[in-house]
Context: one part of a larger RNA
RNA sequence: AGAUGAACGCUGGCGGCAUGCUUAGCACAUGUAAGUCAAAUAGGAAGUGGUGUUUCUAGUGGCGAACGAGUAAGUAACGCAUGAGAACCUACCUUUGGAAGGGCAACAACAACUGGAAAUAGUUGCCAAUACCUCGUAGGCUAAGGAGCAAAAGGAGGAAUCAGCCCAAUGAGGGGUUCACGUUUGAUUUCCUAGUUGGUGAGGCAAUAGCUUACUAAGGCGAUGAUCAAUAGCUGGUCCGACAGGAUGAUCAACCACACUGGGACUGAGAUACAACUCAGACUCCAACAGCAGGCAAUAAUGCAGAAUUCUAUGCAAUUGGUGAAAGUCUGACAAAGCAAUGCCAUGUGGAGGUAGAAGACCUACGGGUCGUGAACUUCUUUUUUCGAAGAAGAAGCAGUGACAAUAACUAGGGAAUAAGAAUUGGCUAACUUUAUGCCAGCAGUCACAAUAAUAUAGAAGAUGCAAGCAUUAUCC
Numbered sequence: 001a002g003a004u005g006a007a008c009g010c011u012g013g014c015g016g017c018a019u020g021c022u023u024a025g026c027a028c029a030u031g032u033a034a035g036u037c038a039a040a041u042a043g044g045a046a047g048u049g050g051u052g053u054u055u056c057u058a059g060u061g062g063c064g065a066a067c068g069a070g071u072a073a074g075u076a077a078c079g080c081a082u083g084a085g086a087a088c089c090u091a092c093c094u095u096u097g098g099a100a101g102g103g104c105a106a107c108a109a110c111a112a113c114u115g116g117a118a119a120u121a122g123u124u125g126c127c128a129a130u131a132c133c134u135c136g137u138a139g140g141c142u143a144a145g146g147a148g149c150a151a152a153a154g155g156a157g158g159a160a161u162c163a164g165c166c167c168a169a170u171g172a173g174g175g176g177u178u179c180a181c182g183u184u185u186g187a188u189u190u191c192c193u194a195g196u197u198g199g200u201g202a203g204g205c206a207a208u209a210g211c212u213u214a215c216u217a218a219g220g221c222g223a224u225g226a227u228c229a230a231u232a233g234c235u236g237g238u239c240c241g242a243c244a245g246g247a248u249g250a251u252c253a254a255c256c257a258c259a260c261u262g263g264g265a266c267u268g269a270g271a272u273a274c275a276a277c278u279c280a281g282a283c284u285c286c287a288a289c290a291g292c293a294g295g296c297a298a299u300a301a302u303g304c305a306g307a308a309u310u311c312u313a314u315g316c317a318a319u320u321g322g323u324g325a326a327a328g329u330c331u332g333a334c335a336a337a338g339c340a341a342u343g344c345c346a347u348g349u350g351g352a353g354g355u356a357g358a359a360g361a362c363c364u365a366c367g368g369g370u371c372g373u374g375a376a377c378u379u380c381u382u383u384u385u386u387c388g389a390a391g392a393a394g395a396a397g398c399a400g401u402g403a404c405a406a407u408a409a410c411u412a413g414g415g416a417a418u419a420a421g422a423a424u425u426g427g428c429u430a431a432c433u434u435u436a437u438g439c440c441a442g443c444a445g446u447c448a449c450a451a452u453a454a455u456a457u458a459g460a461a462g463a464u465g466c467a468a469g470c471a472u473u474a475u476c477c
Base pairs, nucleotide, nucleotide: 002476003475004474006473007472009470010469013347015345016344017343018342019340020339026303027302030300031299032298035063036062037061040060041059043056044055045054046053070258071257079183080182082180083179084178085177088175089174090173093171095169096168097167098166101135102134103133110125111124112123113122114121115120140149141148142147155162156161184230185229186228192220193219196218197217198216199215200214201213202212203211233255235253236252237248238247239246240245260281261280262279263278264277283294284293286291314335315334319333321330322329323328350380351379352378353377360371361370362369363368385414386413388411394404421466423464424463425462426447427446428445433460434459435458436457442449
């Protein structure tokens, strides 16, 4: 000199775009953040003479809730990065070939009854399905042979058809898994290891494998640093530097891990599941003391901590995701306002003329000099400002649909009007005089300054480099 998710002091016009709990992974009142489908199904309501029709959805059922959003505690590891591999799985989606024939019994909701303070639980009865079960069938699987195992669902429409269901193959995208190499510090950590290292049999998994187990051999790792300890999410990147390299890992993007703490499985194509379940623990709430409810490292908000970090706002209009045949619906993802000079960029605080070189202030050798064309004054302009008019794009080939927004951009009128500070001024380092003080008060990054003539302290006047900022502190190079 440069940089920062910064903070502090003084000051502060406007706009655009970014960024905003780095500390306690501390505790969290309240609202919202994952639903949707009636074209699977029982049922209720409106209406009608009846059929049709419309509407609602607590329950059964399907898909989703494993995504999206957050955080960095743990992790020195195939966790991540780069590059290879073989023994695998894959809902929705793509493409292709087949198949959907019969039959049975239930369970919720509901009704009645019962237990309980509540949370909620139990008994009996009733009935539907794209829920469940069963028989038959099969270019599938078990290397061949033999022998065996295993499917399906109906719905909407007047119809054409539509969107579904089942089996087999296929592609894409996604995931699991293995290996080579790289990945902080310490030897004042030198030995570590018993499913440990390998084999055989068995089990197990989607798959390989001590993944598990029985038997068996005694192996395996290590000064090319094992083990132990400390620290740490990793990367693309970011900052500095001519490079070499050093530091770092906020925002954005990819991967991993976690969801009050520690275990566990269930469902499912996929989880050992943030807003699911279960057990234990700590804490908080309720209680009739028998027992129960909760989990903001989602978004806002609150307390606490801290030098320090925003609104309990608007909208699904756009982009996206879930669901649905669709209309739609849900979406604190996202969009887009609010707050903060936190940063970057842009722009303004006026332009031209104007010497009686006014008054005033400071200095003075008392002649004058400086502030200074600076002001006043004359004239012009209106970025900005104020008040009006009109008013978008973003909407996706016809129409309709805009949170932002009565916004941006544009335009009439008014009036220089509404808008400059902070630091420094001994050398380093651009910028000097005077007054006060008198080793005092003070200053200070460093050398140092101040002892009665201080360009270094404190004022004044001038000046310098920056400028809506300027200094300081902290950290990196």

The part of an RNA shown here (small-subunit ribosomal RNA, 5' domain) has 477 nucleotides and comes from Gossypium anomalum.
Its mean pLDDT, the model's own confidence on a scale to 100, is 85.